[in-house]
Context: one part of a larger RNA
Formats: sequence, structure tokens, C1' cells
RNA sequence: GAACGAACGCUGGCGGCGUGCUUCAUACAUGCAAGUCGUACGAGAACGCUCUCUUCGGAGAGCUAUUAAAGUGGCAAACGGGUGAGUAACACGUGGGAAACUUGCCCUUCGGCGGGGGAUAAGCCUUCGAAAGGAGGUCUAAUACCGCAUAACAUCGGAGAAUCGCCUGGUUUUCCGAUCAAAGCAGCAAUGCACCGGAGGAUGGUCCCGCGCCUGAUUAGCUUGAUGGCAGGAUAACAGCCUACCAUGGCGACGAUCAGUAGCCGGCCUGAGAGGGUGAACGGCCACACUGGGACUGAGAUACGGCCCAGACUCCUACGGGAGGCAGCAGUAGGGAAUAUUGCGCAAUGGUCGCAAGACUGACGCAGCAACGCCGCGUGGGUGAUGAAGUUUUUCGGAAUGUAAAACCCUUUCAGUGGGGAAGAAUUGCCUUCGGGUUUGACGGUACCCACAGAAGAAGUCCCGGCCAACUCCGUGCCAGCAGCCGCGGUAACACGGGGGGGACAAGCGUUGUUC
Repeated sequence: GAACGAACGCUGGCGGCGUGCUUCAUACAUGCAAGUCGUACGAGAACGCUCUCUUCGGAGAGCUAUUAAAGUGGCAAACGGGUGAGUAACACGUGGGAAACUUGCCCUUCGGCGGGGGAUAAGCCUUCGAAAGGAGGUCUAAUACCGCAUAACAUCGGAGAAUCGCCUGGUUUUCCGAUCAAAGCAGCAAUGCACCGGAGGAUGGUCCCGCGCCUGAUUAGCUUGAUGGCAGGAUAACAGCCUACCAUGGCGACGAUCAGUAGCCGGCCUGAGAGGGUGAACGGCCACACUGGGACUGAGAUACGGCCCAGACUCCUACGGGAGGCAGCAGUAGGGAAUAUUGCGCAAUGGUCGCAAGACUGACGCAGCAACGCCGCGUGGGUGAUGAAGUUUUUCGGAAUGUAAAACCCUUUCAGUGGGGAAGAAUUGCCUUCGGGUUUGACGGUACCCACAGAAGAAGUCCCGGCCAACUCCGUGCCAGCAGCCGCGGUAACACGGGGGGGACAAGCGUUGUUC
């Protein structure tokens, strides 16, 4: 000098765009953050409206309406959002590779969707429990479940041929045999959306390898599934991944092992560069979800707002037993030098579900708070000397403050008041005679535009001995104090404190911390 997710002191007008728990991966009250589909299904009749009756409490019927709560079923919930604890590792970066997956959704394409069955939830009845939650009986549906049929370019087995190969065998192809599937719904219909099997693609993940990747030798030896082979198992798949047997290997001063520290990168800061530092915000990857372990479901998880077990903690309890997990968004307590609202909206972008209308979405879009940062603007402009007054200083003549003020003439940004007022939104949705018509804005009466009044409402902070731009008076008297270094202060202090004056930057200015 530059920089910062900063903090502290003094001060503080406006706007735009960003940023905002770096500490306790501490504990969490409350609300919300993942639902959706009635065009899969049985059933059902809440709230509301109308009518009738009424003992004025209410009751009945219809509409609302294929609509609410609940249930079966499907898809989603593995995304999106958070955090950085752990991890020195194929975690990450980069460059290669294969023995496999990509069976959900999406795209292309080929073919299919026949005919049956038995249950069960909800409901009703009974019953246990304080609750959470159950138990028994009975009834019923499906795109839920189970057989049967059909069956190839699928899978498995057998045989043959070609080709690769030393062989086991691999690839391609032909034949034979065996095995495996399905669901309907809407519509008058045309048809639409679903369903099943196969092939290809897209996308996504898995695994392996080379190289790179912090410190310590006051850590020198480490290793028994350990290193390799064979056989088998397991897996989507390779592999000591696992098991049995066999061999005795494997790593290490080119730093093994151990210990400490740490998420990695694109980037960011600094620097002429080389390099050094760093890994907030944004983007990619990884890991984690109270702590430890485990699997289930599923195309996909070993699953933040799923399940089971154990533990710590908190809460409820009728003491028998139960419930919970903010490192989601707000918010609370605690810790700390220190870090925001229990806000608005799904209008846009995106996501899930749905034929759609639409529903949900603390993702996201916005608003609020904070000079935390960067950028922009303003706090007025011109004229104005008898150089007023005041103040400071003085050699008492004067000098400085100083065109500064006053005064006169202007302007009105921003703030204020009043009026008007968007784009973001149509390529969406709905209707359609296919020409077109029409609906939707949280921000927000915001941005922006016009008018009004009046210089009116808007300047501080640090410094002035040298480095280093800027000097005098008074007070103090090695005291009180200053200080980044050198150093000032013991009676004339340009260095302390105050006044005047000056310098630098400016809605900021200084200090502290950290990095280059």
C1' cells in the first nucleotide's frame, strides 16, 4: 500500500447492488418447511345453502357433489434445503479404464393387454388401555393380491456351424426344449391417458488405475485376511469382498507405521511475476443428520422432517407405560468482540402429484433489520471589503479566521407534500366458429413522470516533533500524560491537556485483529 463474512470508538442525509453465528456438530418453546391423485377403489354424508316440521334445543329432505375429514391403491417423499463434526482417504482434482447397473420417470421403435379366483382396510358389532395404541367377530372394492392362457429380438439348458484362442473357453449365428407379462379409467363416439414384454438412446450412478494433495523422525520399523494362489460363495459387477485349503509373503529413509491438524476443488486475497495466504457468499464433488449399530421398502437410501435396537438428555403419565430429535425457514436460551423478521407471496423461475382445472412448495421471488462492503448522489450556486462583529494573536502599528459571514440575486437534485403510474405476463391457463376473445402481480400505489414550497431538513473523524501534508498561545512542570519506531514531559513543551489556526479523508473517519 492492498484486502476482510470483521469487531470497537466517535459521527451519521438518501439511493442501487451485494453480504450478514467465523464462537457451542450446544439445548431447543411455538408455527410452518412433502405432498398429491375422486379420470384406480369401496364407501361416506362434516361445514354451508334452500325447503318442510318444531317443544326453538333441534329433526327430516334436497342441493352443494364426485366435494370435506378418514381408509385401500399409485406416484413422489433418495430431489430440493442445511451443516463441516468426521475424513490425510482414490475423499477431492486431473487424465485414463471396465467386469457390470441405468427394471422408476423421459425420447425412438417392435409386439401385446385373453380368461378366472380368494382375501383385506375403511365400515358395523364386541372389547383392552389414562394415553400412545391395540385385540376378536362380521361385510365389501380395486390400476391392491394370486393362479391359468398366450410368449420373443428376453432368460436358462442342449445340439450344430463360423470365427478368435495353446486349452478351459469367448463372440456371432441356426435349430430344439423349458421359463417369465399385463389394468383399466374417461368419453355417445372418434379418441385420450394409463398398463405389460423386448430393442436402442438419453440421463444418472458404481468400481479400478497413473499423477497431484499439510506438519512432525524428540514417531523406524509396520502387517496375519496380512501378500499371493486354487475352489466356492456373495454382488448389478471386478476384487480377500467373504469362507475353506495351500504358499510365505506385502509395505518402509523416494518416510511405511504412529501422532497432530484439516472437508477437497473452481475460485478468492495479495503480488510486476514467481510465489505466499485462503476455501465466507456463488458453482462442482464428498461426508453427516441427538450418539453408536442395523437392516426393510424401493429403479434408486443403508434414508435430516421413515423403521428397529442400545445409550445420553427432555417431556407426558392414572406409575402399568408412552412421546421427541431445527447442522430446513423464522424464532428462544446459552456461548461470544460479534452476525437479522416467530414478515408477504406462489405473480415469476423451478420441483412433486394430477388428463386437466388445480393443490403443495420457508426451493424460490420479494419485503424488513444492520454504513457490514462496493458504487452513485446530496448537504447549495453566483455576486459580495469599510476586509463588519466575535474569537485568536501581537513587537499594540497590526496580523489571522476571511468572500468566510451578513446582504443581494438565483437554483430545487435528494428528503417532504399532492397528483398520475408501469414493465416484469403470456410462448401460461380458459373459451373458441381457429379469425380471435379473455384471465392472472407478492413486490406495490413500488420504480418512474408531473406539480408545489423554501436554502429551506442533511458533516464529521483523525492528525499537525521526524518518518509525514499541516504552528502558534495558554495550562502543566519526569507530575498528569503521549507513544507505530526514534522518543517527548524535571518552568519559555511546534511531541502532554485546552483555545485559535492549519492538513488529510469524507457519510464516514480512526483503532484493533488477520493475510500478502